[in-house]
Molecule: small-subunit ribosomal RNA
Organism: Arenicellales bacterium
RNA sequence: AUUGAGAGUUUGAUCCUGGCUCAGAACGAACGCUGGCGGCGUGCUUAACACAUGCAAGUCGAACGAGAAGUCGGUGCUUGCACCGACAGAAAGUGGCGAAUGGGUGAGUAACAGGCAGGUAAUCUACCGGAAAGUUCGGAAUAGCAUGGGGAAACCUAUGGUAAUACCGGAUAUUCAGCUUAGAUAUUUUCUAAUCUGGAAAGAUUUAUCGCUUUCUGAUGAGCCUACCUCCGAUUAGCUUGUUGGUAAGGUAAUGGCUUACCAAGGCUACGAUCGGUAGUUGAUCUGAGAGGAUGAUCAGCCACACUGGGACUGAGACACGGCCCAGACUCCUACGGGAGGCAGCAGUGGGGAAUAUUGCACAAUGGGCGAAAGCCUGAUGCAGCGACGCCGCGUGGAGGAAGAAGGCUUUCGAGUCGUAAACUCCUUUCGGGAGCGAAGAAGGGGGCGCAAGCCUCUUGACUUUAACUUCAGAAGAAGCACCGGCUAACUCCGUGCCAGCAGCCGCGGUAAUACGGGGGGUGCUAGCGUUGUUCGGAAUUACUGGGCGUAAAGCGCAUGUAGGUGGUUUGUUAAGCAGAAUGUGAAAUCCUCAGGCUCAACUUGAGAACUGCAUUCUGAACUGGCAGACUUGAGUAUGGAAUGGGGAAACAGAAUUCCAGGUGGAGGGGUGAAAUCCGUAGAGAUCUGGAAGAAUACCGGUGGCGAAGGCGGUUUCCUGGUACAUAACUGACACUGAGAUGCGAAAGCGUGGGGAGCAAACAGGAUUAGAUACCCUGGUAGUCCACGCCCUAAACGAUGGAUACUAGAUAUUGGGAGGUUUUCUUUCCAGUAUCGAAGCUAACGCGUUAAGUAUCCCGCCUGGGGAGUACGGUCGCAAGAUUAAAACUCAAAGGAAUUGACGGGGGCCCGCACAAGCGGUGGAGCAUGUGGUUUAAUUCGACGCUACGCGAAGAACCUUACCAGCCCUUGACAUACCGAUCGCGAUUUCCAGAGAUGGAUUCCUUCAGCUCGGCUGGAUCGGAUACAGGUGCUGCAUGGCUGUCGUCAGCUCGUGUCGUGAGAUGUUGGGUUAAGUCCCGCAACGAGCGCAACCCUCGCCCUUAGUUGCCAGCAUUUAGUUGGGCACUCUAGGGGGACUGCCGGUGAUAAGCCGGAGGAAGGUGGGGAUGAGGUCAAGUCAUCAUGGCCCUUAUGGGCUGGGCUACACACGUGCUACAAUGGCGGUGACAGAGGGCAGCUACACGGCGACGUGAUGCUAAUCCCCAAAAACCGUCUCAGUUCGGAUUGCACUCUGCAACUCGAGUGCAUGAAGUUGGAAUCGCUAGUAAUCGUGGAUCAGCAUGCCACGGUGAAUACGUUCCCGGGCCUUGUACACACCGCCCGUCACACCAUGGGAGUUGGUUGUACCAGAAGCAGUUGAGCUAACCUUCGGGAGGCAGGCUGCCAAGGUAUGGCUGGUAACUGGGGUGAAGUCGUAACAAGGUAGCCCUAGGGGAACCUGGGGCUGGAUCACCUCCUU
Repeated sequence: AUUGAGAGUUUGAUCCUGGCUCAGAACGAACGCUGGCGGCGUGCUUAACACAUGCAAGUCGAACGAGAAGUCGGUGCUUGCACCGACAGAAAGUGGCGAAUGGGUGAGUAACAGGCAGGUAAUCUACCGGAAAGUUCGGAAUAGCAUGGGGAAACCUAUGGUAAUACCGGAUAUUCAGCUUAGAUAUUUUCUAAUCUGGAAAGAUUUAUCGCUUUCUGAUGAGCCUACCUCCGAUUAGCUUGUUGGUAAGGUAAUGGCUUACCAAGGCUACGAUCGGUAGUUGAUCUGAGAGGAUGAUCAGCCACACUGGGACUGAGACACGGCCCAGACUCCUACGGGAGGCAGCAGUGGGGAAUAUUGCACAAUGGGCGAAAGCCUGAUGCAGCGACGCCGCGUGGAGGAAGAAGGCUUUCGAGUCGUAAACUCCUUUCGGGAGCGAAGAAGGGGGCGCAAGCCUCUUGACUUUAACUUCAGAAGAAGCACCGGCUAACUCCGUGCCAGCAGCCGCGGUAAUACGGGGGGUGCUAGCGUUGUUCGGAAUUACUGGGCGUAAAGCGCAUGUAGGUGGUUUGUUAAGCAGAAUGUGAAAUCCUCAGGCUCAACUUGAGAACUGCAUUCUGAACUGGCAGACUUGAGUAUGGAAUGGGGAAACAGAAUUCCAGGUGGAGGGGUGAAAUCCGUAGAGAUCUGGAAGAAUACCGGUGGCGAAGGCGGUUUCCUGGUACAUAACUGACACUGAGAUGCGAAAGCGUGGGGAGCAAACAGGAUUAGAUACCCUGGUAGUCCACGCCCUAAACGAUGGAUACUAGAUAUUGGGAGGUUUUCUUUCCAGUAUCGAAGCUAACGCGUUAAGUAUCCCGCCUGGGGAGUACGGUCGCAAGAUUAAAACUCAAAGGAAUUGACGGGGGCCCGCACAAGCGGUGGAGCAUGUGGUUUAAUUCGACGCUACGCGAAGAACCUUACCAGCCCUUGACAUACCGAUCGCGAUUUCCAGAGAUGGAUUCCUUCAGCUCGGCUGGAUCGGAUACAGGUGCUGCAUGGCUGUCGUCAGCUCGUGUCGUGAGAUGUUGGGUUAAGUCCCGCAACGAGCGCAACCCUCGCCCUUAGUUGCCAGCAUUUAGUUGGGCACUCUAGGGGGACUGCCGGUGAUAAGCCGGAGGAAGGUGGGGAUGAGGUCAAGUCAUCAUGGCCCUUAUGGGCUGGGCUACACACGUGCUACAAUGGCGGUGACAGAGGGCAGCUACACGGCGACGUGAUGCUAAUCCCCAAAAACCGUCUCAGUUCGGAUUGCACUCUGCAACUCGAGUGCAUGAAGUUGGAAUCGCUAGUAAUCGUGGAUCAGCAUGCCACGGUGAAUACGUUCCCGGGCCUUGUACACACCGCCCGUCACACCAUGGGAGUUGGUUGUACCAGAAGCAGUUGAGCUAACCUUCGGGAGGCAGGCUGCCAAGGUAUGGCUGGUAACUGGGGUGAAGUCGUAACAAGGUAGCCCUAGGGGAACCUGGGGCUGGAUCACCUCCUU
């Protein structure tokens, strides 16, 4: 002495690094809200700012003179005055002691100021204690006082007289002081002894004391000296002349440059001097596990200061808070001549401030001063007052009480909750209030008695209306504050709608906010609770305990070496470190432990422990150090043969480029993605010969060599450095590291002088481009080269400091050596170089004997991002610039590694009508239809890339209808409930008004049901009132459901296991294969699920069952399967079979499978359909429906008429019809399938040119009808705006329907537009498909070029996967994760903020030089003045005033340093939802990026030179693994 907690926040997620923030404790606090009581503490942290008023230091008559008022007595006598005596003793004075304590404050001070431990043989100490000796004889003054004078005052002055324990002289005296001598000792000296010299005093009172003097000693207090400790800054590196020392003298209580003279030239400093900034210090306080960190209120010790600065006097003690003198500032008085003052004492005032109290009581206690004492004084102190400022304690009631009251809030409307809470019943009375009683704190002191010890007696309380106790009444008088998204305990409603606001961090708020504001409820603490500020903690986030530096911030570019730090083996010694013990000290208080006292606690008392420290002494000797000696392994030397692009100088060589000259030759060359600029008929390019010049050295050449690094490459010579190996002769620790220092240090750049072939910043031109100050091209200057001199930086990299030792291996290679066999080899040792890898380490990646492992030693460096490697200052440089190196401000991140995705103008593999190969279209025309836009009273609404646009809508004339205009209704067109009335309701007819809804009349039919018969129940209608109805109103970004899309793509997941700290991975990857994550093989995986496939429907073949409405082979019959008959066939619709790579061959790994073949109706999924994994798009839909919330309620609801959704300069999508001869027209009983039909389909007949009409028949359908299929086939037309094409328009009709005007479809006749195959671009389709031909259906009264379905005829092409688009798998890069429609850089413009420079300007502080010189002290002088002593009486000694000198404060002048404020203008920086220009970076980021350097450019940037990989991709080489 009992003890260490974490969380939030970077990311899609993860681990790490790293900052920010929070939870804790504390406070002399302040602010907000609130406030019952008491105890104990505590209270100007700011202006050491200024202070009114009162008080805070006096006392002694037993030191002294004089003595007022008053009392008593006496005398005189004018009965209230004078005098005398006694008592008494105010105020003032002389004198003594005190006033240097107590009390306040923290300005200054970085210092012997403080702390701790020592020293003082270098010192003093009043009062007090102990001891010794003494206390004698004299003298002269002076204040008070009196009188006079001056002054406003303060006060001054002259004269006179006076006392003392005041002052002075003499005598005597030692353990006193001093000189000298001698001895002793702890030897700078101290002690002892002797001679000589010098030096004291004061009395008071009344009988006993107190004083006084000298000396010694003690105690107390103080002075001085020393070791160690004691903040920050090096962008403060040199400082110092009394400075350092000596000698002599002076001075002091005392040492000392403390002072002076002389002599010497020292002293301090990187272990931080000097300078600057800040600061009283300690015990301690707060915090912390501790180590530490921060602080220095209250209490206690020390120091410093007292308006500011200087100075001394007195004294034992001061350079003196309530003393003096001077100077200065300020304030006050004044008669203007002069004076007075100092709250940082207690109260109090103003001021400042966020902020800090009463002008209180008392000396009763404790303590202090004086006194013999009583006593006096004491704002010290004791108490009280004020303040929740803090700590501690108490209370605001207790028990019962469910109809779970009312009320509030919420609600799923059932209820839940506030809540036993309240009411109500019973009980108690702390605190507060009233009344009473009433301590302790008191010891002393006086008086009396007593020899004394002691006894008796009287008396002393500010607090105090005290504490405590008793009693009375009555639940009575007493609860708030903050919070409730996470961290962090506690949840809902309403309001608000990125507003108002919140916020400690992350972050909330844009119409459902647990985050804002209010309500209810809850949580926490509680007379307090929150907020703000500050400190420590958490923070191992400065790391001593206890951190790091390959990539996160961080190894100097490299070496040599100084100081310093560290250091091999061994012997002896020493004892500094180290270890143990003892002694002293480490004040008290505090903290801690144990006890005691206040009812408890806080508080307080006692004891102990502790104070981790320092000093001294003793002991020990392992380790470190010191000293002495030895050793050889570290280190070095020597000898030997080696390897080497190590360095420097010189000479030489060949290939190539360019240029020059000449020959041949004759039109181009060159260059690019493509071009052009450029060169060339004045002869280029090409080719040959000759010559010149400069630079660089192919092949060898190699993860090969050398060097400290930068770096080094043709050959030869000369000079020169280092290294490894071998030998073991020599030295004997000579070593390692290395702050400063010194040297070297790529490229670029600079200076001077050369040189200049090629290349090539700048520059010019040509291209490219929107632009192109670029990339590309043609030229081209500095430069590149040499010599000398600078610069000193790089991604100067292994992003890895140096040295030593230890800790598995494998492989390759370089140099040297040893051994073996004989060599093409192989084993091994040392030294290098490289790859993989065990243990271990690491956040991971990775490192791994060449460590990033395990250890030791030394150096350098880091501490969030940005601002910024910037500013200022210093140093260096010719310059460019280098080096050293901040702050304000701003953000909550910035970052590393790895993971999953997504993306890439990365890579590989694969698929798809994706391209290609084909066929037919769209885009051009006219029309139809949808959309946009425009218009409109309205053109209702929705859908918008693919995935909106012939979509919702399978069909808007009214209706639909939601829109617009007008007219009407208001419990409503519709639902439920209540009351009243009626018994019908309903259907139907007609009339009137009106546009109609509606309103008013009228006619016809009919006269509710059940019953316990009670007008009871039910039902319906009408009327009324209220709850409510109603809404195609809003929100698809509140939702359900449904749907689209990727995509019928092959994927998406899980369990267990394993790997990884983890996110995650594995499985699912790999080798094959498939339409397929289909299957096989392999494999730390083994299995499984949803998808795929299959199962389902349909078509294709066969069998079987059943034959009506179907069919008809044979038999009979007919115009006709019409009928008899039959059910074989077709067909219908039930059930089965069939196809499975089953068989054969080949191939493949013998697998899966693939290729070919056979058989088969069909062959490898047989064709088609249905079937749509997990997810994505806040995809679509609140207008199908449902639904939360919000909104409307005589209207946003409901009804009606009319209009609109059909508009029309225009644009787009989707279609139809065409442009014609593969066609038009005409003719002609060719051949389907599938559907539909009673408010229906309609045969047939008649009428009409026709649409259709009129009659009429069959069919509720394998029976009847729609129903005619059309292309086909035959004939004709003959290339033209036509016999193509049919728009548009006119006339006349038909049908549906209340109704065809806006606005239907159809028919006939007439009209006869554009259009001659369609720009850029773009769509569909791979076989019964495209194309083409017709048919049916849904919706529907009517309306189809749309949609859905049906069959007929019926092709072409696919080499192939380079490219476009989409998708799947693997891999790679990434600064993306809202995921490339991403991220992101810089200029410019605007606003705000802090900051640098700045002509200057204005303060502070300080240095130097000089001037100046108050008061004071010292020295000197002293002609003036002068009581004590001496005197020969003249005077002298001594003193004083005055003068002078020295030192010196304020002040002044000049000139520097440092630092602050401010400033026109100016530089960059930071921040800011939607500004401008570009697109530099991240993917190969579209020219790989980055570093240093130089030039250039609006800007990011571009280009040159050198360097790096922290570059993707491809190829090759080498090495390793399998």